[in-house]
Context: one part of a larger RNA
RNA sequence: UGACGGGGGCCCGCACAAGCGGUGGAGCAUGUGGUUUAAUUCGAAGCAACGCGAAGAACCUUACCAAGUCUUGACAUCCCUCUGACCGGUAAGUAACGUCACCUUUCCUUCGGGACAGAGGAGACAGGUGGUGCAUGGUUGUCGUCAGCUCGUGUCGUGAGAUGUUGGGUUAAGUCCCGCAACGAGCGCAACCCCUGUUGCCAGUUGCCAGCAUUAAGUUGGGGACUCUGGCGAGACUGCCGGUGACAAGCCGGAGGAAGGCGGGGAUGACGUCAAAUCAUCAUGCCCCUUAUGACCUGGGCUACACACGUGCUACAAUGGACAGAGCAGAGGGAAGCGAAGCCGCGAGGUGGAGCGAAACCCAGAAAACUGUUCUCAGUUCGGACUGCAGUCUGCAACUCGACUGCACGAAGUUGGAAUCGCUAGUAAUCGCGAAUCAGCAUGUCGCGGUGAAUACGUUCUCGGGCCUUGUACA
Numbered sequence: 001u002g003a004c005g006g007g008g009g010c011c012c013g014c015a016c017a018a019g020c021g022g023u024g025g026a027g028c029a030u031g032u033g034g035u036u037u038a039a040u041u042c043g044a045a046g047c048a049a050c051g052c053g054a055a056g057a058a059c060c061u062u063a064c065c066a067a068g069u070c071u072u073g074a075c076a077u078c079c080c081u082c083u084g085a086c087c088g089g090u091a092a093g094u095a096a097c098g099u100c101a102c103c104u105u106u107c108c109u110u111c112g113g114g115a116c117a118g119a120g121g122a123g124a125c126a127g128g129u130g131g132u133g134c135a136u137g138g139u140u141g142u143c144g145u146c147a148g149c150u151c152g153u154g155u156c157g158u159g160a161g162a163u164g165u166u167g168g169g170u171u172a173a174g175u176c177c178c179g180c181a182a183c184g185a186g187c188g189c190a191a192c193c194c195c196u197g198u199u200g201c202c203a204g205u206u207g208c209c210a211g212c213a214u215u216a217a218g219u220u221g222g223g224g225a226c227u228c229u230g231g232c233g234a235g236a237c238u239g240c241c242g243g244u245g246a247c248a249a250g251c252c253g254g255a256g257g258a259a260g261g262c263g264g265g266g267a268u269g270a271c272g273u274c275a276a277a278u279c280a281u282c283a284u285g286c287c288c289c290u291u292a293u294g295a296c297c298u299g300g301g302c303u304a305c306a307c308a309c310g311u312g313c314u315a316c317a318a319u320g321g322a323c324a325g326a327g328c329a330g331a332g333g334g335a336a337g338c339g340a341a342g343c344c345g346c347g348a349g350g351u352g353g354a355g356c357g358a359a360a361c362c363c364a365g366a367a368a369a370c371u372g373u374u375c376u377c378a379g380u381u382c383g384g385a386c387u388g389c390a391g392u393c394u395g396c397a398a399c400u401c402g403a404c405u406g407c408a409c410g411a412a413g414u415u416g417g418a419a420u421c422g423c424u425a426g427u428a429a430u431c432g433c434g435a436a437u438c439a440g441c442a443u444g445u446c447g448c449g450g451u452g453a454a455u456a457c458g459u460u461c462u463c464g465g466g467c468c469u470u471g472u473a474c475a
Stems, first nucleotide, its partner, number of pairs: 001475002003472003007469007015459002019423005026314008034305002042053002064300003068296003073125001077124002079121006088103003092099001106115003127289002130287003136283002138278003141274001143272001148187006154163003167178003193266004198234007208223002212221002237260001240254005316416001320375006332363003337356002342351003382413001387408007429451007
């Protein structure tokens, strides 16, 4: 100087407390461990691994296993020889790849050849998702959006180092003020950026419709007022008033205002810590393989199942289930695409093909909520696992191993031990909608809106963190 303390003081955080809803019990989905297996490819491991890499394993992917094959190679550059192709088509054959037969088929030229492509050959080499993340770059997680981390000059100390950065206030903040052997500065904080909340101006189609006509319908004429769209502005600064404070920084209350003291949200992550993660995104040193640890292909596996754990979905019902009626979003996507109306089917879906590269057309019916009817507390008209049969769709192909539909079947489950998680407001809870990936496949992920709470006395305690101080057999 740090680190540590079941030392002290001050302060903060859904850290506790106060509340609301869960997990832990059930069934299922998914990940992991374990076990099994020819293989169940590999990585991730307290927080910070475990719906994680994977924004989507039937083949492919695919790295794993079995079998069958290739050896200058599936891919790149160079050399030599031959050919004129390559592509494409037909046929044989195979589990498939490989193999093989035939047809078709180039350009420039000084006629030497050249360009390009294929086949063959020799070797340089290719290739490796083989090892090492404890050799590395790059990227990322975490402490933590915590308020810290440093430097120059000066001063003090023999020196390590200190001071500044400590102290008194204050703040979300090393934020600001005052003081001070310090005076300044840098990286962080804040602001500058984006979205959202109010409004003015400009603009008015594909959007909108108050008044005037018109219609089944903003449908058409018309209009720019309104909504909305999207560009430029305004607006919030403790600016004003009162109190308080040290005449400061600030704090408390009030006015005006759409918004008030950081208005709400996002992006943004200092010096560093964990030899943290990643050699399987990529790059890369060294080591290793080179008729195989490379390459191709068929089938299988990654989907196994006495069990254990994590994360979720659905429930156990009446604030509910079922049926009928009638309403209200936002944000997205669409051309090898979205696919309307109509018709067929109980339905998944089929047919159909209008319109739309989309403020125009389509996906697209929002659902909960509301209004009625019914069920009357039961393992039920709750719950839907499992199973049987019959189907639909995608795809070369749904046996291993897809999703969905109809009928039948109807299991566990009556609110969950110890323990444990999230959340402070348009939040929790609850309800549906969309997108990426994607032929198909979503209870996951990322977004979007609808309805919309309760509680916070407080900081003794638990956890994590910041500052000062103290002790130390620690560095």
Small-subunit ribosomal RNA, 3' major domain from Faecalibacillus faecis, 475 nucleotides, folded computationally.
The prediction has a mean pLDDT of 83.
Taxonomically the source falls in Faecalibacillus (Bacteria, Bacillota, Erysipelotrichia, Erysipelotrichales).